A computed fold for an 89-nucleotide RNA from a Betaproteobacteria bacterium, annotated as c-di-GMP-I riboswitch aptamer. The organism belongs to Betaproteobacteria, within Bacteria. The coordinates come from a structure-prediction model, not an experiment, and the mean pLDDT is 84.
[in-house]
C1' cells in the first nucleotide's frame, strides 16, 4: 500500500409506527421522536425490476368508472459504476 474477507474497537446510518407540517395528481420527498435492520442501509436512476397515473389514448350515448402509458417515484428490490472508517484472518 492494493485485493478478499468481516473478528475487534471506535463510530455511522435509520424500518414501522408517533408528532408536524410544507412540496406533489398520487408513488413519494423533507423536519423532530423513535429503532427494524444494515459492511457501504455513502452516491448514482446505468440496466432488470417495483410504485404512481397528472397530462395522453382508448372503452362507455354521456357521467361515474374502467383498462393502457412515465416524462414522475423507489438506492432499505436485485444488479453494475463511482467513493469510503478500521484491521483479527
Nucleotide at each position: 500500500u492494493c485485493g478478499u474477507c468481516g473478528a475487534a474497537a471506535g463510530g455511522g446510518c435509520a424500518a414501522a409506527c408517533c408528532c408536524a407540517a410544507c412540496c406533489g395528481a398520487a408513488a413519494g420527498g423533507c423536519g423532530g421522536g423513535g429503532g427494524c435492520g444494515c459492511a457501504a442501509a455513502g452516491u448514482u436512476a446505468c440496466c432488470g425490476g417495483u410504485c404512481u397515473a397528472a397530462g395522453g389514448g382508448g372503452c362507455u350515448g354521456c357521467a361515474a368508472g374502467c383498462c393502457c402509458u412515465a416524462u414522475g417515484a423507489c438506492a432499505g428490490c436485485g444488479g453494475g459504476a463511482c467513493u469510503g472508517c478500521c484491521g483479527a484472518g